[in-house]
This record gives sequence, structure tokens and C1' cells, in this order.
RNA sequence: AGGGGCAUAGUUCAGCGGUAGAACAGCGGUCUCCAAAACCGUUAACGCGAGUUCGAUUCUUGCUGCCCCUG
Repeated sequence: AGGGGCAUAGUUCAGCGGUAGAACAGCGGUCUCCAAAACCGUUAACGCGAGUUCGAUUCUUGCUGCCCCUG
């Protein structure tokens, strides 16, 4: 320099254009002599712009960051 991929909760991942989910972690509770485990509840997220659309996490595009390949 050229090509490709990824960006969603604190972490690891789902989500085929129509109200964003799970697990673990955090917080509160039940149980227990206490704690752990288990169970119940609860907080929390679409990298930043532009476009298409009645409607965008999803499609298109620019930028940013990370990873891989070629030279």
C1' cells in the first nucleotide's frame, strides 16, 4: 500500500427490517448458627456520523479502533 473480518450489558456471546435476550459478574432477598451452594427478584448495552425505509442492532456508505491475509 492492497484485500478481508469484527465492534451489542462489567465479561463471553445470541439476535434474517417490527418492544434488544441469555450465561457469568454486581445488588437485594429466601434458606443456613455463619458462610458457600441453590432458588427468587433486580440494575445494566447496539463504537461515532450520513443515507435507504412507515420503521435500522439488522441494509448501504464515511470515519475510528482491533484482528487476519498478500506484498
Transfer RNA from a Lachnospiraceae bacterium, 71 nucleotides, folded computationally. It matches the Rfam family "tRNA". By type it is a transfer RNA. Rfam describes the family as follows. Transfer RNA (tRNA) molecules are approximately 80 nucleotides in length. The organism belongs to Lachnospiraceae, within Bacteria. The prediction has a mean pLDDT of 83. The sequence was found in a public genome assembly.